[in-house]
Small-subunit ribosomal RNA, 3' major domain from an uncultured bacterium, 475 nucleotides, folded computationally. Model confidence (mean pLDDT): 84 of 100. The RNAcentral record of the full RNA draws on ENA.
Context: one part of a larger RNA
């Protein structure tokens, strides 16, 4: 000088405490161990693996396994030779890759050059190994307030000092002393959104006042106010007042305000820690295969299953189920697409038609709410898994293995030990709606909006951080 301490001091974080809601018990979904398997391909493992890589595994993806065939190659480049072809078309075989037979023809005057295909050699090719060889990129400590440099001093040095000390502050924020005196990377600010407001702009959006018209609707004329949309712009700064402070920095409280003290939420991650993770996104050293560890193909497997965890759906009821009937969002997608509206089905869908490259048309019904029946505490009108049957989609094909529809079946499950998890406000909790991905295939993600709480004395203690400080047999 760090590092550590079941040392101290001060201090902060949903860290504990207060409070609401779950997880751990069913029953399903999904990832992992593990046992099984021809093969269940492969990474990821304490926070920081484990709805993770995968934003979607019937083929394909796809890297895995048995089988079938290929060896200048499924692809690049260069060199030699050959040849009129190759591509395309059609026929047979065969699971298909392929193999065979048959049609059928290069450009150009040309020299000589392209395309293409065959052959031969130079090489291609490797989801093979090395993440402790790496670049790149990403977690985490942590949006934690830290982390260093010049110069000067001071010390034999290694190093101190600045950075500590008194306050303060989310903050090494900002004032004060101060052998310091400047600076840099972080901190805040610039960056996006959210909340008021003003000018401009008035369509596909809006309708106050005027006119017309319906059974009714901005439906017409028209308007330019208001709402909205999208460019500029204001506004908030401890700026005002009062106390409190060292007359600073600042707190505390009020006033105006749409906001008040960082106004909410994003992007935004210092020096470094973990030889963290990733050679299977990608590059990439060296190491390995080279008629196979490369490459086609069809068909299995990643979908298995005594069992054990993680993370979530759904429930267990009456603050609820059912069954009429009524209202109110935001944000988003859409031409290989979304699809009114009509007919047909109980439905999942289906056959017609219409608009729309969309503020115009459409997905779209929002749902928890509300008002009314209704059951009446039961394993039920709860709760739906499980099976049987008959069907819709999509797609070459739903056996292995997809989602959904109807009818029938009706299991566990009576709120869940010992642990353990999130949340401080438009937050929890809980209703539902969208996108990406995608031909189909979410309870995953991402993301909108509706309705919307209780609690915070207060820092003893468990956790993890930060400044000083002391101890050390540690580095």
């Nucleotide at each position: 000088u760090g590092a550590c301490g079941g040392g101290g001091c001060c201090c902060c974080g949903c860290a504990c405490a207060a409070g609401c809601g779950g997880c751990g018990g069913a029953g399903c979904a999904u990832g992992c161990g593990g046992a099984u398997u021809a093969a269940u391909u492969c990474g990821a493992u304490g926070c920081a693996a484990c709805g993770c890589g995968a934003a979607g595994a019937a083929c394909c993806u796809u890297a895995c396994c048995a089988a079938g065939g290929c060896u200048u190659g499924a692809c690049a480049u260069g060199c030699a030779g050959g040849g009129u072809a190759a591509u395309c078309c059609g026929g047979c075989a065969g699971a298909g890759a392929u193999g065979u037979c048959g049609g059928g023809u290069c450009c150009g005057c040309a020299a000589g050059g392209g395309a293409u295909c065959u052959u031969g050699c130079a090489c291609a090719g490797g989801u093979g190994g090395u993440g402790c060889a790496u670049g790149g990129u990403u977690g985490u400590c942590g949006u934690c307030a830290g982390c260093u440099c010049g110069u000067g001093u001071c010390g034999u040095g290694a190093g101190a000092u600045g950075u500590u000390g008194g306050g303060u502050u989310a903050a090494g924020u900002c004032c004060c002393g101060c052998a310091a005196c400047g600076a840099g990377c972080g901190c805040a600010a610039c960056c996006c959104u959210u909340u008021u407001c003003c000018u401009u702009a008035u369509u596909u959006g809006c309708c106050a006042g005027c006119g017309g018209g319906u059974a009714a609707u901005g439906c017409c004329g028209g308007g330019a106010a208001c709402u909205u949309u999208a460019a500029g712009g204001a506004u908030a700064c401890u700026g005002c007042c009062a106390g409190u402070g060292a007359c600073a920095a600042a707190c505390u409280g009020g006033a105006g305000g749409a906001a008040g003290g960082c106004g909410g939420g994003g992007a935004c991650g210092a020096c470094g820690u973990c030889a963290a993770g990733u050679c299977a996104u990608c590059a990439u050293g060296g190491c390995c295969c080279u008629u196979a560890c490369g490459g086609c193909c069809a068909g299995g497997g990643c979908u298995a299953c005594a069992c054990a965890c993680g993370u979530g759906c759904u429930a267990c009821a009456a603050u609820g189920g059912u069954c009429g009937g009524u209202a109110c969002a935001a944000a988003g997608g859409g031409u290989u697409g979304c699809u009114a509206c009509c007919u047909c089905g109980c439905g999942a869908g289906a056959g017609g038609a219409u608009g729309c490259u969309a503020a115009u048309c459409u997905c779209a019904a929002a749902a928890a709410g509300c008002c009314g029946a209704u059951c009446g505490u039961a394993g039920u009108c709860c709760g739906g898994a499980u099976c049987g049957c008959a069907g819709u989609c999509u797609g070459c094909a739903a056996c292995u293995c997809g989602a959904c529809u109807g009818c029938g079946u009706g299991a566990a499950g009576u709120c869940g030990g010992a642990a353990u998890c999130g949340c401080u406000a438009g937050u929890a909790a809980u209703c539902g709606c969208g996108g990406a991905u995608c031909a189909g295939a979410a309870u995953g993600c991402c993301g909108c909006g509706g309705u919307g709480a209780a609690u915070a004395c207060g820092u003893u203690c468990c956790c993890g951080g930060g400044c000083c400080u002391u101890g050390u047999a540690c580095a």